[in-house]
RNA sequence: UGGGCGGAUCAGGCUGCCGCCGCGAAUGCGGAGGAAAGUCCGGACUCCGUAGAGCAUGGCACCGGGUAACACCCGGCCGCGACCGCCUGGUCGCGCGAGACAGUGCCACAGAAAACAUACCGCCUGAUCGCGGAACCUUUGGUUUCGUCGGUCAGGUAAGGGUGAAAUGGUGGGGUAAGAGCCCACCGGGGCGGCGGUAACGUCGCUCGCACGGUAAACCUUGCCAGGAGCAAGACCAAGCAGCAGGCGGGCUGCUCGUCCGAAGCCUGCGGGUAGGUUGCGUGACCGCGCGCGAAAGCGUGCGGCCAGAUAGAUGGCAGCCCCCGACAGAAUCCGGCUUACCGAUCCGCCUGCAGG
RNA sequence: GCACCCAUAGCUCAGUUGGAUAGAGCAUCGGCCUUCUAAGCCGAGGGUCGCAGGUUCGAGUCCUGCUGGGUGCG
Numbered sequence: 001u002g003g004g005c006g007g008a009u010c011a012g013g014c015u016g017c018c019g020c021c022g023c024g025a026a027u028g029c030g031g032a033g034g035a036a037a038g039u040c041c042g043g044a045c046u047c048c049g050u051a052g053a054g055c056a057u058g059g060c061a062c063c064g065g066g067u068a069a070c071a072c073c074c075g076g077c078c079g080c081g082a083c084c085g086c087c088u089g090g091u092c093g094c095g096c097g098a099g100a101c102a103g104u105g106c107c108a109c110a111g112a113a114a115a116c117a118u119a120c121c122g123c124c125u126g127a128u129c130g131c132g133g134a135a136c137c138u139u140u141g142g143u144u145u146c147g148u149c150g151g152u153c154a155g156g157u158a159a160g161g162g163u164g165a166a167a168u169g170g171u172g173g174g175g176u177a178a179g180a181g182c183c184c185a186c187c188g189g190g191g192c193g194g195c196g197g198u199a200a201c202g203u204c205g206c207u208c209g210c211a212c213g214g215u216a217a218a219c220c221u222u223g224c225c226a227g228g229a230g231c232a233a234g235a236c237c238a239a240g241c242a243g244c245a246g247g248c249g250g251g252c253u254g255c256u257c258g259u260c261c262g263a264a265g266c267c268u269g270c271g272g273g274u275a276g277g278u279u280g281c282g283u284g285a286c287c288g289c290g291c292g293c294g295a296a297a298g299c300g301u302g303c304g305g306c307c308a309g310a311u312a313g314a315u316g317g318c319a320g321c322c323c324c325c326g327a328c329a330g331a332a333u334c335c336g337g338c339u340u341a342c343c344g345a346u347c348c349g350c351c352u353g354c355a356g357g
Numbered sequence: 358g359c360a361c362c363c364a365u366a367g368c369u370c371a372g373u374u375g376g377a378u379a380g381a382g383c384a385u386c387g388g389c390c391u392u393c394u395a396a397g398c399c400g401a402g403g404g405u406c407g408c409a410g411g412u413u414c415g416a417g418u419c420c421u422g423c424u425g426g427g428u429g430c431g
Stems, first nucleotide, its partner, number of pairs: 001353010012322007020031004033328001037339002040337005045230004052257004057226005062076005077097001078095007098221002103219002105215003120161002122157009131147007169187006188210001189208008234279004243270006249261003286305008323326001358430007367383004376414001385401005407423005
């Protein structure tokens, strides 16, 4: 200096005038976001209920840590991929990453055979028939023997071919009639033990020729978690109205047990009335800075700060100047995440090409 | 705002326990019949299964994320 990757921050700025929402009043103060979005997870809060238990159902899933909690975050392990280095390493990315010797199901077509064993072509052996050659004899024939030959039958084999997404460990050698973990070396795998690590796991040694593929985002098993509903939850005030019919159980929002209430009660349906106000509603798992602990996520502590709260729903308009000419988009109970959308700018870290030292 | 549902041909819908080429009716087009039309008969065309990614040998179907449309709740 060029390229690639990862992470963090910001999201046009300033001035003047007019206007909108909130803070009792005000010349004062504050006034959308990194995603306010999707509503996909997890909580707070509120109500139902309360003595809760079990089942069903749903969710999660390598290991450790963080957290109020999580499907989130951090670190590690393993696997896969890309790039670099080049001799077993580095960087980055991705992984719904428990269990397929608990059981069940499925594996289309093709193929001999798809999970329990089997054999289509081929290879080999034997018998027999045919064909051909040779030898012999009792010569229109017979016997014996041989074959880069062919057919049938019986058996051996799983090397090779072929099918498939997947074929019962792989490569090489020995061995054999032909073959085969049949035997051997290396690689892979199972079991046991030692060592390191909290663990996942790694490594070393011994041993077993190796006996049973895939699918759990199929049912399922194991472990852990979850009661249901949601601020249109819920509480209070005011105004207004008209009851009728049906049921006998109802509440814990799937079931059972248990429990509580119950006839002046409760539930369901139709009809009638009101479309008002207050609260919930923003001091919070809050923000900024410093210090300590930690590898990090984060935790602890000190100081400082108050930073939208509408209820038809507030952020806008005009003018001027500057620049890199401005994207996606706007709160509605709140918070922590994930995912999706997005013009760009700045900074930091890692790897690397070239050149120089 | 909160809680849910759906998407397959122009329209209305099937599609089973994932299995190969996705079907049916109406509609469209062509032919037959008829003097002509309708009806009827025969045949044909028409599909990125809303989009993208993943699991799997294989996805309309299973999982995840988006897009569009719809429903209920004071």
Two RNAs folded together computationally: RNase P RNA and transfer RNA, 431 nucleotides in total. Rfam match: Bacterial RNase P class A. About the family: Ribonuclease P (RNase P) is a ubiquitous endoribonuclease, found in archaea, bacteria and eukarya as well as chloroplasts and mitochondria. Rfam links the family to the GO terms tRNA processing, dimeric ribonuclease P complex and ribonuclease P activity. The family's RNA type in Rfam is ribozyme.